Record summary
Small-subunit ribosomal RNA, 3' major domain from an uncultured bacterium, 471 nucleotides, folded computationally.

[in-house]
Context: one part of a larger RNA
RNA sequence: UGACGGGGGCCCGCACAAGCGGUGGAGCAUGUGGUUUAAUUCGAGGCAACGCGAAGAACCUUACCAGCUCUUGACAUCCUGGUCGGGGCUCCAGAGACGGAGCCUAUCAAUUGGCCAGUGACAGGUGCUGCAUGGCUGUCGUCAGCUCGUGUCGUGAGAUGUUGGGUUAAGUCCCGCAACGAGCGCAACCCCUGCCAUUAGUUGCCAGCAUUAAGUUGGGCGCUCUAGUGGGACUGCCGGUGAUAAGCCGGAGGAAGGUGGGGAUGACGUCAAGUCAUCAUGGCCCUUACGGGCUGGGCUACACACGUGCUACAAUGGCAGUGACAAUGGGCAGCCACUCCGCGAGGGGGAGCUAAUCCCAAAAAACUGUCUCAGUUCGGAUUGUUCUCUGCAACUCGAGAGCAUGAAGUCGGAAUCGCUAGUAAUCGCGGAUCAGCAUGCCGCGGUGAAUACGUUCCCGGGCCUUGUACA
Numbered sequence: 001u002g003a004c005g006g007g008g009g010c011c012c013g014c015a016c017a018a019g020c021g022g023u024g025g026a027g028c029a030u031g032u033g034g035u036u037u038a039a040u041u042c043g044a045g046g047c048a049a050c051g052c053g054a055a056g057a058a059c060c061u062u063a064c065c066a067g068c069u070c071u072u073g074a075c076a077u078c079c080u081g082g083u084c085g086g087g088g089c090u091c092c093a094g095a096g097a098c099g100g101a102g103c104c105u106a107u108c109a110a111u112u113g114g115c116c117a118g119u120g121a122c123a124g125g126u127g128c129u130g131c132a133u134g135g136c137u138g139u140c141g142u143c144a145g146c147u148c149g150u151g152u153c154g155u156g157a158g159a160u161g162u163u164g165g166g167u168u169a170a171g172u173c174c175c176g177c178a179a180c181g182a183g184c185g186c187a188a189c190c191c192c193u194g195c196c197a198u199u200a201g202u203u204g205c206c207a208g209c210a211u212u213a214a215g216u217u218g219g220g221c222g223c224u225c226u227a228g229u230g231g232g233a234c235u236g237c238c239g240g241u242g243a244u245a246a247g248c249c250g251g252a253g254g255a256a257g258g259u260g261g262g263g264a265u266g267a268c269g270u271c272a273a274g275u276c277a278u279c280a281u282g283g284c285c286c287u288u289a290c291g292g293g294c295u296g297g298g299c300u301a302c303a304c305a306c307g308u309g310c311u312a313c314a315a316u317g318g319c320a321g322u323g324a325c326a327a328u329g330g331g332c333a334g335c336c337a338c339u340c341c342g343c344g345a346g347g348g349g350g351a352g353c354u355a356a357u358c359c360c361a362a363a364a365a366a367c368u369g370u371c372u373c374a375g376u377u378c379g380g381a382u383u384g385u386u387c388u389c390u391g392c393a394a395c396u397c398g399a400g401a402g403c404a405u406g407a408a409g410u411c412g413g414a415a416u417c418g419c420u421a422g423u424a425a426u427c428g429c430g431g432a433u434c435a436g437c438a439u440g441c442c443g444c445g446g447u448g449a450a451u452a453c454g455u456u457c458c459c460g461g462g463c464c465u466u467g468u469a470c471a
Stems, first nucleotide, its partner, number of pairs: 001471002003468003007465007015455002019419005026311008034302002042053002064297007073122001077121002079118006086105007124286002127284003133280002135275003138271001140269001145184006151160003164175003190263004195231007204221003209218002234257001237251005313412001317371006329360003334353002338349004378409001383404007425447007
C1' cells in the first nucleotide's frame, strides 16, 4: 500500500422486511449428470455450466460408430505429357460412392483456358495445447470509481491531490484545505416513447355536401394516421429551509417536474474465467490416414438424480352459443381472399398482392346459457385405430386431425426464485431458424393489482477508520 475480521462509523441495492405470484410434490417437454452402447461426437461446471454453443439432429447437418471405398486427393498454386471441352437422358451391376455401355444436343468459349494421366513440392485434419496467443465474450457492475503531470511532505515503500463539512443516482455539485490542474469513467450529446406546431396528403383519413351494399365514388386534407423539420423541462418562477452555497421540501403553471419512462452506451482492472469446434494463429502430432467419398446406424438409449419450463389439480372454473376492441411483424420456389369437397387436419378450383393498396388475420381474455363440488362435463398423460401434410424417404426418429381409451394429480416437506407500475400476474398475436417440426428464444399489444413501517438481521457493494503472525 492492499486484502481480510463472527472490529467500528456512514451509505446504497427486490439485499432483508411489507406484499403478489411461483419452483420444490404430479404428468409431460427440454438441458445436464450417471448408466448403457459399436457409437450414444464435442464443448460449457458455484454465483457467472445445465430450453447454454444449437435462430430449429429423419437423410443432409455430423464432427461419432459399423461396413464399402479413394490416395496429389472434395479444395489451392506450380511442373511434364496428352486431349479439346461440356450438358442432358436411358440401360447394366451395386446399399450407394464408384464402375461399364448407349443415345441426344450444341460447336458459342479456346492456349494465360477446360478436362485426363503422371511426378513431387504440397493440399487436408471439428487432431492436442484457451496454462503459448489474437479476436470476441461472461463476471464483479451502469458499481462510482481508476489514474496522471507539476508541486509539496517522507531516508524509503509511499502519501497528498481523491481526505474533511454538507449534498447527489453519481469522485454530482458547493465550501474548506499544500495543493494546483488534467485524463479515463458519471452526466450530456444518440435512438424509441409521452405534448404541441409546421411541411406533405397516397395506398391513409372523413367534419360538412352529394353518392353507395361498403370511404364505394365525386370532393376535401379540418380530424386520425404516417414521417421529415422544429418547439417544449432549465430547479426557469413563487414560498420555506440551508452557511448568503450546493441543494432539499412544498406550490403554481404545464402533456410532462426535478435523471419524465425505456434503450444503446460497461472506466483501471479481477477470475492463468470461457472459446484452438465461428474465425485467425505459434508449437506439437497424422499423411494409402487422425485426410476424402458413400450407405446404414448414432447424437432421440433409460433402474435413476438435478436444473429450466409447459399443463393441471378446477366454479374468479369447464363446456356450448353470441360476438366487440389491438399492436409488432411477415409474404413471389411466397402470403393465399372467395368458392366447392371433407366431422377435421386438409384437398380441388381460383382472384388479388413485389404490398399504409392484397393476404396471413380468427385476436384472446369479454358477454349469455348450462354444469353444482364429484377424481366430476376437472385434468389430460398413456394406448389402440383410421387418416392428413411436408419430404427421394417419417421403422429406428416428424408434426397435425378424427374416433375410442381416460393415468398421476384435490395446491405440494426441508428449502428456494422473480417482481416496486402500465411493473407483477394473466390473455392472446407476430417473427427469426425452417421442406417439415417450438411448451424454447426474440418481439408486440389487451386486461391490470398488492405492498414498501423501516435498515436490527441475511447477501452483495461503496467511502472513512481500526487490528493483523496474510501478500
Description: Rfam family: Bacterial small subunit ribosomal RNA. Gene Ontology terms of the family: ribosome and structural constituent of ribosome.